About this RNA: A computed fold for a 139-nucleotide RNA from Wenjunlia vitaminophila, annotated as SAM riboswitch aptamer (S box leader). Of the family's consensus pairs, 97% are formed in the model. RNAcentral holds the sequence, with entries from Rfam and Ribocentre. Its mean pLDDT, the model's own confidence on a scale to 100, is 77.
RNA sequence: CGCUCAUCCAGAGGGGCAGAGGGAACGGCCCGUUGAAGCCCCGGCAACCCUCCAGCCGGCACUCGCACAGCGCGAGGCCCCGGCGGGGAAGGUGCCAAGUCCGGCCUGCGGCGAGAUGCGCCGACAGGAAAGAUGAGGA
Numbered sequence: 001c002g003c004u005c006a007u008c009c010a011g012a013g014g015g016g017c018a019g020a021g022g023g024a025a026c027g028g029c030c031c032g033u034u035g036a037a038g039c040c041c042c043g044g045c046a047a048c049c050c051u052c053c054a055g056c057c058g059g060c061a062c063u064c065g066c067a068c069a070g071c072g073c074g075a076g077g078c079c080c081c082g083g084c085g086g087g088g089a090a091g092g093u094g095c096c097a098a099g100u101c102c103g104g105c106c107u108g109c110g111g112c113g114a115g116a117u118g119c120g121c122c123g124a125c126a127g128g129a130a131a132g133a134u135g136a137g138g139a
Base pairs, nucleotide, nucleotide: 001138003137004136005135006134007133008132013042014041015040016039017038021031022030023029026103027102028101043096044095045094048092049091050088051087052086053085055084056083057082058081059080062076063075064074065073066072100131105128106127107126108125109123110122111121112120113119
């Protein structure tokens, strides 16, 4: 950076300084002087990058046999690559109120309105999108 992909129902906080805000924005609803943001120290969570595995699956190189002008066909397959599964946590990030705290847009479902398959509103319903966050890449 209007770029790509993955993930977002789990988990994990104490102290010091500071002193009024904070939860992205908006609407809610919350957190906060029993101390917000921010900074520092220590601790923790997780497992994206990383790393390990007589495990499982797939694949390229490769090996052997067959065939051939050439493309191929069959078998094997240590090592290598990818995926799955399981383990680790030194290092690079991240994170440690509430599901990304909830919602906004679309669809379905349910309810209400005044008869309606239409329209409007509501939902302590579901799915999807958008936006955002984090990581790994890319430019």